Transfer RNA from a Minisyncoccota bacterium, 73 nucleotides, folded computationally. Its mean pLDDT, the model's own confidence on a scale to 100, is 80. The sequence was found in a public genome assembly. Its Rfam family is "tRNA". The family's RNA type in Rfam is transfer RNA.
[in-house]
RNA sequence: CCGCUCGUAGCUCAGUCGGUAGAGCACCUGCCUUUUAAGCAGAGGGUCGCAGGUUCGAUUCCUGCCGAGCGGA
Numbered sequence: 001c002c003g004c005u006c007g008u009a010g011c012u013c014a015g016u017c018g019g020u021a022g023a024g025c026a027c028c029u030g031c032c033u034u035u036u037a038a039g040c041a042g043a044g045g046g047u048c049g050c051a052g053g054u055u056c057g058a059u060u061c062c063u064g065c066c067g068a069g070c071g072g073a
Stems, first nucleotide, its partner, number of pairs: 001072007010025004019056001028042004049065005
């Protein structure tokens, strides 16, 4: 320098013919228990890396940039 993959909740990750974003764990509350843990129930938590474009509508499509990984020269 060139190419490919990835970036979504605190963490690990789902979410593809474009239609108002989810799970598990963690944290919080309640129940249970002598207490803790385990178990059960509930609630909260996201400008979907950043900025533009297309569209009635973008996590999803296009472009640029940033970051991580891999490969080539």